[in-house]
Predicted 3D model of RNase P RNA and transfer RNA as a complex of 432 nucleotides.
Rfam match: Bacterial RNase P class A. Rfam classes the family as a ribozyme.

RNA sequence: GAAGCUGGCUGGAUGAUCGCUGUUAUCCAUACAGAGGAAAGUCCGGGCUCCGCAGAGCGGGACGCCAGGUAACACCUGGGCGAAGUGAUUCGACGGAAAGUGCAACAGAAAGUAUACCGCCCAAGCCCUUCGGGGCCGGCAAGGGUGAAAUGGUGCGGUAAGAGCGCACCGCGUUGCUGGUAACAGCAACGGCUCGGCAAACCCCGUCCGGAGCAAGAUCAAAUAGGGGAGCAUGUGCCUUGCACGGCCUGUGGCUCGCAGGUGUUCCCGGGUAGAUCGCACGAGGUAUACGGUGACGUAUAUCCCAGAUGAAUGAUUAUCCUCGACAGAACCCGGCUUACAGGCCGGCUUCCAUC
RNA sequence: GGGCCGUUAGCUCAGCUGGUAGAGCACUCGGCUUUUAACCGAAUUGUCGUGAGUUCGAAUCUCACACGGCCCACCA
Numbered sequence: 001g002a003a004g005c006u007g008g009c010u011g012g013a014u015g016a017u018c019g020c021u022g023u024u025a026u027c028c029a030u031a032c033a034g035a036g037g038a039a040a041g042u043c044c045g046g047g048c049u050c051c052g053c054a055g056a057g058c059g060g061g062a063c064g065c066c067a068g069g070u071a072a073c074a075c076c077u078g079g080g081c082g083a084a085g086u087g088a089u090u091c092g093a094c095g096g097a098a099a100g101u102g103c104a105a106c107a108g109a110a111a112g113u114a115u116a117c118c119g120c121c122c123a124a125g126c127c128c129u130u131c132g133g134g135g136c137c138g139g140c141a142a143g144g145g146u147g148a149a150a151u152g153g154u155g156c157g158g159u160a161a162g163a164g165c166g167c168a169c170c171g172c173g174u175u176g177c178u179g180g181u182a183a184c185a186g187c188a189a190c191g192g193c194u195c196g197g198c199a200a201a202c203c204c205c206g207u208c209c210g211g212a213g214c215a216a217g218a219u220c221a222a223a224u225a226g227g228g229g230a231g232c233a234u235g236u237g238c239c240u241u242g243c244a245c246g247g248c249c250u251g252u253g254g255c256u257c258g259c260a261g262g263u264g265u266u267c268c269c270g271g272g273u274a275g276a277u278c279g280c281a282c283g284a285g286g287u288a289u290a291c292g293g294u295g296a297c298g299u300a301u302a303u304c305c306c307a308g309a310u311g312a313a314u315g316a317u318u319a320u321c322c323u324c325g326a327c328a329g330a331a332c333c334c335g336g337c338u339u340a341c342a343g344g345c346c347g348g349c350u351u352c353c354a355u356c
Numbered sequence: 357g358g359g360c361c362g363u364u365a366g367c368u369c370a371g372c373u374g375g376u377a378g379a380g381c382a383c384u385c386g387g388c389u390u391u392u393a394a395c396c397g398a399a400u401u402g403u404c405g406u407g408a409g410u411u412c413g414a415a416u417c418u419c420a421c422a423c424g425g426c427c428c429a430c431c432a
Base pairs, nucleotide, nucleotide: 001352002351003350004349005348006347007346008345009344010343012321013320014319015318016317017316018315020034021033022032023031036327040338041337043336044335045334046333047332048213049212050211051210055257056256057255058254060209061208062207063206064205065079066078067077068076069075080094081092082091083090084089095204096203100202101201102198103197117144118143119140120139121138125136126135127134128133152170153169154168155167156166157165171193172191173190174189175188176187177186178185179184217278218277219276220275227269228268229267230266231265232264235245236244237243238242247263248262249261250260251259271431272430273429285304286303287302288301289300290299291298292297322325357428358427359426360425361424362423363422366381367380368379369378375412384398385397386396387395405421406420407419408418409417
């Protein structure tokens, strides 16, 4: 210098005038504050609220190498293994196929207790022979072909031809030792290979999960017809009140049991109001420093208060400047993931080339 | 704001225990008819919303995105 990998930050600036929303005292006035890194998709995880105490079983769902972080997670950090790359680095739904069931169209001989279409071989046995050989009985799975996939791979030996048939190395499996918290790795011995693929097929194993959602829910106010229809039930015993048993209905979203409430209740149609306050802005909060940790993160101290609407604010006009400004607009609140994003800035690292 | 569902031929829908996609109507052509309709016969119908992944193989299974639709308040 070129090419590339990766981490983080930023997302026009400054001023004037006029508005809008909120806070501080009753109003005016003044002062202060006023969208994002994704406010988005609503894909996960929590807080909060209600349902029935958040109970049991079945069913269902989610996750899935190991260790750690966290309120929790499908997130994050570090490590292992596999794949891609010269490398920095990136990617990975990465438990189990020797528990069982199932699937594999077409092609192909054969698709899972393998098989023999072409092919190779006739050593042994038998038959024929023109003595070259041919055939029967058979042997084989090396080669060809089919397929996404054909029962370890390469080489040497061996053989009639072949074959883990034997051997060496590699792969696979079992056992042991060593290192590591572990995933796993390394080494040695043994096994001749018996145990191919699919679990984002059913399933098995392990861990976790009750449901609904701020239009949750709480308080107040106003108004109207407690009008119509449908479902199911209204039982027995004790002398009676009442109690007991049973039935039925309902209880937040699959079923059963248990539990609670009721003996009329549930559902549908219809009627009325579409108002106010709270929930709702101090929170797993931000910033700085120190310490612990490889890191995610944690602990301590100091300091700060930082949108809160409900037809729903965060804008308009104008002046100056530049590199002429992307994606995009809070609605109960947080932690993540994913997706969208013009341009600019800062750091770390790799490879190649050149020069000293 | 929150919850749920759908997307297959021009239209309305099947197919979703993975094996190469159909039905009805419409359109086109031919026949019948003087002609049209009806009827009969034939043919064409498709990036299965888009993009990735799993698999030998995806409309079907999984993920992301896009588009469209439905529901919800309080009172008696």